[in-house]
């Protein structure tokens, strides 16, 4: 240099044929305890790596760039 895969909440991960984004764990209240764990309920918290485009609508499609992994050279 070239082929593939990955990139999404603080972490792991999801999200169907493009119809507007959850969920476990954590984080913070509330309930329950004399307290402390567990437990139960409820809220916070996200430019979908990044920029461009295509559509009436992009986490989903094209292009372009970044990092990170494999393969080949």
């Nucleotide at each position: 240099g070239g082929g593939c895969c990955u990139g999404u909440a603080g972490c792991u991960c999801a999200a169907c044929u493009g119809g507007g984004a959850g969920a476990g764990c954590g984080u913070c209240g509330g309930c329950u305890u004399u307290g402390c764990a567990a437990g139960u309920c409820g809220g916070a918290g996200g430019u979908u790596g990044c920029g461009c485009g295509u559509u009436c609508g992009a986490g989903u499609c094209g292009c372009g760039u970044c990092a990170g992994g494999u393969c080949c050279a």